[in-house]
This record gives sequence, structure tokens and C1' cells, in this order.
RNA sequence: CGCCUCACCUCGGGGUGUCCCGGAUCUGAUCCGGGACUGAGAUGCGAAAGCGGACCCGUUGAACCUGAACCGGUUAGAACCGGCGGAGGGAAGGUAAGGCGAUCCUGC
Repeated sequence: CGCCUCACCUCGGGGUGUCCCGGAUCUGAUCCGGGACUGAGAUGCGAAAGCGGACCCGUUGAACCUGAACCGGUUAGAACCGGCGGAGGGAAGGUAAGGCGAUCCUGC
């Protein structure tokens, strides 16, 4: 000096669903309450837009989005699992320690 690993600091990105039962409003949906499912995460305040909290992710990028009201499977149901995916997008700087490699200097 370069690379890798872990940790921390600051900054940033992201998602917050589905189903069942009961009630209210009024005719197709919305709201409230209870419960179940998968997950790291299904949350609080708000009419909403948003603002927080927790969680995950930040180019070594499957965190997350598009494709997608997609295809196959599972289930009481499903947005759950897999494909799609060697597809396309997608948010970074620093510090310390350790390991590896190269070069230079010095000593023998």
C1' cells in the first nucleotide's frame, strides 16, 4: 500500500401482508374488536400525506421493488413455498483490531 473478516460511529434504503369470526355503517367496501398463518420485522401517532420505534439491508447489493391480478405446489384460506432469477432496478463513508499478500528501508 492492497485485499479479506469482525465490530463500532455517522448517514442512507426498505417493507409493514393474508385469512377466519363478531359488531357498526350502508350495498361494496370501510372501520372497530378478537383470533390464526408466514416471517428478522405485519408496530405507534395520524383523515391522509407522512413522522417515529423495532427489524433487515447499504454495491461482496434476493433488504426491497418491477415483471405479477405471472407459472407450479401447499392450505380452511392465502400474497405461504418454489420457479421466474447467470432478468432488470436498488441505498456509503469513516474508525479500530486481526489475518493474508506485495514493495521499500534497516540489521545480521
Annotation
TPP riboswitch aptamer (THI element) from Albidovulum aestuarii, 108 nucleotides, folded computationally. The prediction has a mean pLDDT of 75.